[in-house]
RNA sequence: GGCGGUGGCCUGCCGAGUCCGUGCAGCCAGGAGGCACGGAGCCGGGGACCCAACGAUCCCGUACGCGGUGAUCAGGGGUGAAUCGGCGCGUUCAGCGCCGUAGGGCGACUUCCAGGCCCGAAUCCGUCAGCUAACCCGGUAGGCGUUCGUGGAAGCCCCU
Repeated sequence: GGCGGUGGCCUGCCGAGUCCGUGCAGCCAGGAGGCACGGAGCCGGGGACCCAACGAUCCCGUACGCGGUGAUCAGGGGUGAAUCGGCGCGUUCAGCGCCGUAGGGCGACUUCCAGGCCCGAAUCCGUCAGCUAACCCGGUAGGCGUUCGUGGAAGCCCCU
C1' cells in the first nucleotide's frame, strides 16, 4: 500500500416499523449497545343499530311464507403494491418458465406534467370474521444503496 473481516458514525431508499423515560446486568472507568418494562406517535385486526349479504344437493318439519346443521360437496378471511390473464413444460395435480396486466416504487423540500428504469413477492389464521359507535387486542420488523443523483412548471423554506 492492497484485499478481506468486525465495530461505530454520517447520508439516501422500500416499509407502519420512529422517538422518550425507568430499572437491571456487564465494564477499571466510560461510550455505543443488550435485556425487561412504561409512555408518545405511527400502523393493523376484532367488534352494534342501520345498510349490505345470506352456495349446491339430499333429509326432516311446515301454517307452503319458510325453518333446521342432520349428511355430503365446496370453503372463507387477514397483512401487503404484489391481482388477473394467455402460452408452454409437467401423464394429471402441485409446481416451473415466458409474455402481458390491475396495482406499486425511484428526482436528496412538496405537488403536477413528461420521460427513463424497476417491482408486480412472501406469509399468516384455521371452517371463522361484511360495514361498524362504544369497547377489546396486536405490531413498531426486515432488507438495500451512493459521489452529484432525468427535463419542465408551481408552491414553500433558507440565504444574500
Molecule: c-di-AMP riboswitch aptamer (ydaO/yuaA leader)
Organism: Nonomuraea ceibae